[in-house]
RNA sequence: GGAGUUGGCCAGACAGUCGCUGCCAGCCAACAGCUGGCGGAGGAAAGUCCGGGCUCCACAGGGCAGGGUGCCAGGUAACGCCUGGGAGGCGCGAGCCUACGGAAAGUGCAGCAGAGAGCAGACCGCCGAUGGCCCUUCGCGGGCACAGGCAAGGGUGAAACGGUGCGGUAAGAGCGCACCGCGCGCGUGGUAACACGUCGUGGCACGGCAAACCCCACCCGGAGCAAGACCAAAUAGGGGGGCGAUGGUGUGGCCCGCACCGCUCCCGGGUAGGUCGCUUGAGGCGUGCGGUGACGCGCGUCCCAGAGGAAUGACUGUCCACUGACAGAACCCGGCUUAUCGGCCGACUCCUUUC
Numbered sequence: 001g002g003a004g005u006u007g008g009c010c011a012g013a014c015a016g017u018c019g020c021u022g023c024c025a026g027c028c029a030a031c032a033g034c035u036g037g038c039g040g041a042g043g044a045a046a047g048u049c050c051g052g053g054c055u056c057c058a059c060a061g062g063g064c065a066g067g068g069u070g071c072c073a074g075g076u077a078a079c080g081c082c083u084g085g086g087a088g089g090c091g092c093g094a095g096c097c098u099a100c101g102g103a104a105a106g107u108g109c110a111g112c113a114g115a116g117a118g119c120a121g122a123c124c125g126c127c128g129a130u131g132g133c134c135c136u137u138c139g140c141g142g143g144c145a146c147a148g149g150c151a152a153g154g155g156u157g158a159a160a161c162g163g164u165g166c167g168g169u170a171a172g173a174g175c176g177c178a179c180c181g182c183g184c185g186c187g188u189g190g191u192a193a194c195a196c197g198u199c200g201u202g203g204c205a206c207g208g209c210a211a212a213c214c215c216c217a218c219c220c221g222g223a224g225c226a227a228g229a230c231c232a233a234a235u236a237g238g239g240g241g242g243c244g245a246u247g248g249u250g251u252g253g254c255c256c257g258c259a260c261c262g263c264u265c266c267c268g269g270g271u272a273g274g275u276c277g278c279u280u281g282a283g284g285c286g287u288g289c290g291g292u293g294a295c296g297c298g299c300g301u302c303c304c305a306g307a308g309g310a311a312u313g314a315c316u317g318u319c320c321a322c323u324g325a326c327a328g329a330a331c332c333c334g335g336c337u338u339a340u341c342g343g344c345c346g347a348c349u350c351c352u353u354u355c
Stems, first nucleotide, its partner, number of pairs: 001351010012319007020040008042326001046337002049335005054224004066220005071085005086100001087098004101215002106213002108209002123154002125150003130147002132144004162180006181204001182202004186197004228276004238267006247261005283302008320324001
């Protein structure tokens, strides 16, 4: 100097003028208005995909069904998130990626090609020792490839029932042996996943797929701030008490009784409307300590949008970039994912060059 990996940060700055909005104070009869002060979008406010708080409903306990998660350990309020570790894969490397439990419980699936695709198989090929047939100079010599044997080599496929070598054989084959690999056992290290072994043992299968059913382990009640709580007109209706010429109407032949009607008082539900929920919180910043880390604990300090037609904007000037990206809160918080012009900082890797 070039190429790259990874962690974090910023998201135009300042000033003036005119507006919008919440709270507080003052004036005011006033929650109207005016004046002053303070505050006023994001790293994703987004998608609404997970998890939790909060609220209401349901609920003895357990099981079934259904859904989710899925290497190990830790963090956390919790998670499908994060951290650290293991295994496998990719990269020269920094580093990155992974639904990564169980296929020797059961059931099931596998297109095309191929002889054969699950406890399979012989197309080409090799052999033909043994048996058969033929020739014969009769020598247990030669030939045929009929019975049959083989799976080394070729070929198909994503995948063909361990690999290399030596022995062995008619040709071959874990058939035998050595090494490598693999299974099981044991030992050692590690909390564990797992790793290692100069150890023992088995000639050697137990193929693949569980984001197929399934099995195993663990987790999960439902609905959501239009949740929900409180105050409460008008009109209509409901419940209870009291009152009357012991009234009127109905039932009935008549009386009693029963039902309804009037006036008045009280009570409760509930609509419009209003108030709360609403932002002080698993909070931000700084710092010390513990921890590899995620994170935790302590101390100090700060208050940082809260509307309900729903505010955060416009113009001007100077400057920086050189056309300032993606994008706008609506109960709150922790994550994930997606969008994003550009700039800054830290750590590290590879290549080249110079000293």
Bacterial RNase P class A from Aquisalimonas asiatica, 355 nucleotides, folded computationally. It matches the Rfam family "Bacterial RNase P class A". It is annotated as a ribozyme. The RNAcentral record of the sequence draws on ENA and Rfam. The coordinates come from a structure-prediction model, not an experiment, and the mean pLDDT is 76. NCBI's taxonomy places the organism under Bacteria, Pseudomonadati, Gammaproteobacteria, Ectothiorhodospiraceae, Aquisalimonas.